[in-house]
Molecule: transfer RNA
Organism: Oscillospiraceae bacterium
RNA sequence: GGACGAUUAGCUCAGUUGGUAGAGCAUUCGCUUGACGUGCGAAAGGUCAAAGGUUCAAGCCCUUUAUCGUCCA
Numbered sequence: 001g002g003a004c005g006a007u008u009a010g011c012u013c014a015g016u017u018g019g020u021a022g023a024g025c026a027u028u029c030g031c032u033u034g035a036c037g038u039g040c041g042a043a044a045g046g047u048c049a050a051a052g053g054u055u056c057a058a059g060c061c062c063u064u065u066a067u068c069g070u071c072c073a
Stems, first nucleotide, its partner, number of pairs: 001072007010025004019056001027043005049065005
């Protein structure tokens, strides 16, 4: 230098044919306990890596950039 893949909540990851962003764990609160685990219920937490484009509408499609990984030279 080239090819391919990944980037979504604090962490690990889903997200179907473009149509109001989710799960598990963790955190906080409540119930339960003498107390702490456990169990049950609820809440909070997201510029969907960045910028631009297409579209009535983009996490999803297109272009560029950044970071990481694999391969080729």